[in-house]
Context: one part of a larger RNA
RNA sequence: GACGAACGCUUGCGGCGUGCCUAAGAAAUGCAAGUCGAACGGGAAGAUUUAUCUUCUAGUGGCGAACGGUCGCGUAACACGUAGGCAACCUGCCCGAAAGUGGGGGACAACAGCCUGAAAGGGCUGCUAAUACCGCAUGUGGCCAAGGAGUGGCAUCACUUUUUGUCUAAAGCUUUAUGCGCUUUCGGAUGGGCUUGCGGCCUAUCAGGUAGUUGGUGGGGUAAUGGCCUACCAAGCCGACGACGGGUAGCUGGUCUGAGAGGACGAUCAGCCGGAUUGGGACUGAGAUACGGCCCAGACUCCUACGGGGGGCAGCAAUUAGGAAUCUUGCGCAAUGGGGGCAACCCUGACGCAGCGACGCCGCGUGCGGGAUGAAGGCAUUCGUGUCGUAAACCGCUUUUUACGGGGAAGAAGAAUUUGACGGUACCCGUCGAAUAAGCCCCGGCUAACUACGUGCCAGCAGCCGCGGUAAUACGUAGGGGGCGAACGUUGUCC
Repeated sequence: GACGAACGCUUGCGGCGUGCCUAAGAAAUGCAAGUCGAACGGGAAGAUUUAUCUUCUAGUGGCGAACGGUCGCGUAACACGUAGGCAACCUGCCCGAAAGUGGGGGACAACAGCCUGAAAGGGCUGCUAAUACCGCAUGUGGCCAAGGAGUGGCAUCACUUUUUGUCUAAAGCUUUAUGCGCUUUCGGAUGGGCUUGCGGCCUAUCAGGUAGUUGGUGGGGUAAUGGCCUACCAAGCCGACGACGGGUAGCUGGUCUGAGAGGACGAUCAGCCGGAUUGGGACUGAGAUACGGCCCAGACUCCUACGGGGGGCAGCAAUUAGGAAUCUUGCGCAAUGGGGGCAACCCUGACGCAGCGACGCCGCGUGCGGGAUGAAGGCAUUCGUGUCGUAAACCGCUUUUUACGGGGAAGAAGAAUUUGACGGUACCCGUCGAAUAAGCCCCGGCUAACUACGUGCCAGCAGCCGCGGUAAUACGUAGGGGGCGAACGUUGUCC
């Protein structure tokens, strides 16, 4: 000098930040992911001209739920940073281009009936729709196989063109429009996957490690390369330039310090990675091996009619435990952004705000001028006086701020209309009145600041040196003084 700090004492206001560093312990309660009726058949309510219309939505279906939010357990690793490679890859929604959207079929929920269970739920039979599911047609194209021609390169090769053959698509809705969709293909964009060089902890009181181990061939698997997996073959591969083992740790942009070199750290914010009660597994999907999805096992916990079921806050608040220690069970979708929808709109504890905490930084105030019989009083005293001290009283002035009263935003969106949680907030004007507002630490030397009394190696102080045993500037109190000031000290950690 710095801090996500804590403790002691004190405390007027505002702005901007910031706030479980410990138990990745446990877990009441509420909320945090839905939306679409312009995909579909039902159902309910309402209106009514009895032919319809409007609203709502349990179910089927679509998209989303892989984002956003949280934490740092694990990880010494291509996890991260940086610079490359992919002739070895994928990419929903979005953008550009080309072509198409024909004709059929059978189901399953919902619903109805029956049965069953304490519940969670489940079973059987029957009916039904679709942008749900399944054949057929068409094939601009595309994949595959065989053949021909050409161009290029970076080992395997890549690209273009052509012939033949097999295979291969679709879905409709509607307010009828330059509508919203659907299918195939090519390209782009975005996001990812894989791979390589280099870089960044401690330990040799860890010296040898390795059997899918290292390489090859065939096969499998993947979007894709690869011992990723498998069969066979060979015996390799790594290591004092520190392998292997052990300990510790998320990495980075950055932060703190320092003249710099360097050292230490990795809170908030941003990027990447990893985790979601512990361990394991896959399914769906463009994308997960999925925090608020599924299955199995363990621990814990809740309900039970004892047969069986339910749960997962390292989301936002809140609770409890632990701890020196860390906040409200708040308001709003007005803005920004996200999901769904043609839209209106709905959802959004992301986010925007407010609340609490001197936790930090910054700003402001607690008055200003005059005022000497140097009042009273305190303290000291050589008893003369000195000092607190222009300090107070007293006189004049001002009103930042506080309080009250009045007005009152921007943030809101290219003309207009509507829309503000914050908030009657910020800000402006006015009224009263010095009014509402000062403490903390220190005074032996280092180190700015001294006397008196009490105590008597006691009580105590202390960062180091050291003070205290009867005149203590070092302990305690008082007066005075010094420093900083809404703070001031102490402790802890880093430079």